[in-house]
RNA sequence: GGCAAUGCUUUCUAGGGUUCCGCCGAAAGGGACUGGUCCAAGAGAAGGCGGCGGUUCGAUGAACCGUACACGGAGGGAUAAAAGCCCGGGAGGU
Numbered sequence: 001g002g003c004a005a006u007g008c009u010u011u012c013u014a015g016g017g018u019u020c021c022g023c024c025g026a027a028a029g030g031g032a033c034u035g036g037u038c039c040a041a042g043a044g045a046a047g048g049c050g051g052c053g054g055u056u057c058g059a060u061g062a063a064c065c066g067u068a069c070a071c072g073g074a075g076g077g078a079u080a081a082a083a084g085c086c087c088g089g090g091a092g093g094u
Stems, first nucleotide, its partner, number of pairs: 007049006015039002020036002022033001023030002051067007069089001071092001075087003
């Protein structure tokens, strides 16, 4: 300096806010309200599909095994809103 299926997805969790429910309030309203619904991780967990590599076998296939590492803004965007969401394994740094 380069390569990439460092893929896709499900259920959750850390986390997040406030549409709806609940809660508070006489009402307006309130998330400087524990919560249910809701959103949710590249660098969190578990599972499924797939890719790649290997081994074995009765072999146009099947079974099994492996698949590491990952510091990180500011700013912008979506939604009711916010976020460890998306831009983004980005910029930058080592």
Description
A computed fold for a 94-nucleotide RNA from Desulfotomaculum nigrificans, annotated as Guanidine-I riboswitch aptamer. The same sequence occurs in records of 2 taxa. Its Rfam family is "Guanidine-I riboswitch aptamer". Rfam's curators write: This family represents a conserved RNA structure found upstream of the ykkC and yxkD genes in Bacillus subtilis and related genes in other bacteria. The function of this family is unclear although it has been suggested that it may function to switch on efflux pumps and detoxification systems in response to harmful environmental molecules. Its mean pLDDT, the model's own confidence on a scale to 100, is 84. RNAcentral holds the sequence, with entries from Rfam and Ribocentre. The model forms 100% of the base pairs in the Rfam consensus.